[in-house]
Context: one part of a larger RNA
RNA sequence: UUGCAGUUAAAAAGCUCGUAGUUGAAUUUCUGGUAUUGCUUUCCGGUCUACCUUAUGGUUAGUACUGGUUUAGUUGGAUCUUACCUUCUGGGGAACUAUUAUGCUCUUUAUUGAGUGUAAUUGGGAACCAGGACAUUUACCUUGAGAAAAUUAGAGUGUUUAAGGCAGGCAUGCGCUUGAAUACAUUAGCAUGGAAUAAUGGAAUAGGACUUUGGUUCUAUUUUGUUGGUUUCUAGGACCAAAGUAAUGAUGAAUAGGGAUAGUUGGGGGCAUUAGUAUUGAGCUGUCAGAGGUGAAAUUCUUGGAUUUGCUCAAGACUAACAACUGCGAAAGCAUUUGCCAAGGAUGUUUUCAUUGAUCAAGAACGAAAGUUAGGGGAUCGAAGACGAUCAGAUACCGUCGUAGUCUUGACCAUAAACUAUGCCGACUAGGGAUUGGUGGACGUUAUUUUAUUGACUUCAUCAGCACCUUAUGAGAAAUCAAAGUUUUUGGGUUCCGGGGGGAGUAUGGUCGCAAGGCUGAAACUU
Numbered sequence: 001u002u003g004c005a006g007u008u009a010a011a012a013a014g015c016u017c018g019u020a021g022u023u024g025a026a027u028u029u030c031u032g033g034u035a036u037u038g039c040u041u042u043c044c045g046g047u048c049u050a051c052c053u054u055a056u057g058g059u060u061a062g063u064a065c066u067g068g069u070u071u072a073g074u075u076g077g078a079u080c081u082u083a084c085c086u087u088c089u090g091g092g093g094a095a096c097u098a099u100u101a102u103g104c105u106c107u108u109u110a111u112u113g114a115g116u117g118u119a120a121u122u123g124g125g126a127a128c129c130a131g132g133a134c135a136u137u138u139a140c141c142u143u144g145a146g147a148a149a150a151u152u153a154g155a156g157u158g159u160u161u162a163a164g165g166c167a168g169g170c171a172u173g174c175g176c177u178u179g180a181a182u183a184c185a186u187u188a189g190c191a192u193g194g195a196a197u198a199a200u201g202g203a204a205u206a207g208g209a210c211u212u213u214g215g216u217u218c219u220a221u222u223u224u225g226u227u228g229g230u231u232u233c234u235a236g237g238a239c240c241a242a243a244g245u246a247a248u249g250a251u252g253a254a255u256a257g258g259g260a261u262a263g264u265u266g267g268g269g270g271c272a273u274u275a276g277u278a279u280u281g282a283g284c285u286g287u288c289a290g291a292g293g294u295g296a297a298a299u300u301c302u303u304g305g306a307u308u309u310g311c312u313c314a315a316g317a318c319u320a321a322c323a324a325c326u327g328c329g330a331a332a333g334c335a336u337u338u339g340c341c342a343a344g345g346a347u348g349u350u351u352u353c354a355u356u357g358a359u360c361a362a363g364a365a366c367g368a369a370a371g372u373u374a375g376g377g378g379a380u381c382g383a384a385g386a387c388g389a390u391c392a393g394a395u396a397c398c399g400u401c402g403u404a405g406u407c408u409u410g411a412c413c414a415u416a417a418a419c420u421a422u423g424c425c426g427a428c429u430a431g432g433g434a435u436u437g438g439u440g441g442a443c444g445u446u447a448u449u450u451u452a453u454u455g456a457c458u459u460c461a462u463c464a465g466c467a468c469c470u471u472a473u474g475a476g477a478a479a480u481c482a483a484a485g486u487u488u489u490u491g492g493g494u495u496c497c498g499g500g501g502g503g504a505g506u507a508u509g510g511u512c513g514c515a516a517g518g519c520u521g522a523a524a525c526u527u
Stems, first nucleotide, its partner, number of pairs: 004498001006496001007479002012495001014366001016364002021359003026251001032080003036076001038074003043068005048062001050059003086133006096123001098121009137199003140194002143191002152183002156166002168177003209245008218236003256356001257353003260349003264345002269341004275319002279315006286308001290301002327334002371412006381405001385401004423494003427486002430470003435465008444457004474481002500527003509520004
């Protein structure tokens, strides 16, 4: 590992990218024919045994011996069907083929014909032996050699039994004689056969294959009576050119993926622009005694006119209703108008590339709120703090103020119940009606201009989404779940992570950070 779990019991990294790693769609000699070797089986016999029978014959026996163009199965090569078994040189020479000669059996008028044996010759030729030239490479499976004993399993053997040991047994006067088996022994290596499965390679700018011819160049064994030199011939490398041969050479286009293109779609992102009311403050204005606030009060503000009415102005935030079991985005998240910029998804296509894919240690981008730092801005709300209440007390809940903060720019931080507490990719398993986006249809209704176009409705189909409802011959401890199903009928691919409760996400070390802290991360002890 086979063979555990991860919604809620311990547990899926916040999210995406991504290298190593792991894994990866289909396709290429399928199917036949012919004769045949061996084995098993069936069928048909013959010999040997025993019994019965006058005989013909019948029954029967076995690890017995033996024959067969019977049946069925299986195994191995051979050959043909577009089909290579590496090829060349030299040995070697089996089966087989043809001719001749000659025996034997059958046959014929007949050495006529058929079968079979012997001898010679011719063709033929991987039964193997040596030497070259070359060869796609592995994984995997088979068989073999090899792999120290002791140990283990196990054979034999009366250590009296046994644990053990490797002895022993027959004669017993000498001597004779049998053992000390066998199996297992995984990975690596060697040899052997197989060619399914999984990789890998080949011919696309032909610098491709094969054949022939011609050049260039290198090497030098023999033979020319001998020795030496030169040059041919010849033999063997290498390179170049031309011609010829060929079915000449590119699998298909994955309800895999990428790209292109068309009309769309969205509260996706960035920058600029613009609007809305509210709040607070200010100015002017009207009135007059209270106003705030609460469970009730008080702190607080008020004839220097509070609260309140009306008309204006400023500031900084925010974006009501529309607003939904709706949309977009990797997640965090995203909602006034308009413009600009680049990006994305789904859909459509009689377009293109052709495995480019999936998931991912290391590494990287983004990452609410709070917090840090330097500026800006500071309307509202408001950790800290002050006061008023409440209360046994209140360092709280309620109220009045109020600093940091809340907003924005630059730079950090990297965490959340970052939750669907449910990794990502792929396949299958069930019924339904809505809805969002695209596309394709269809009698209709409507907008106007009277018809087209085009929108908007109605309706059907389809692809891709966010969800929902009902049921499980499915799953689950259940709650529940079309996924949390296809799991003892257990293996589609891949990543992360958990192993009783505490101690503890602590200590220590490392690393990152300005800090706060983050990431990694124990043990003693206790229960």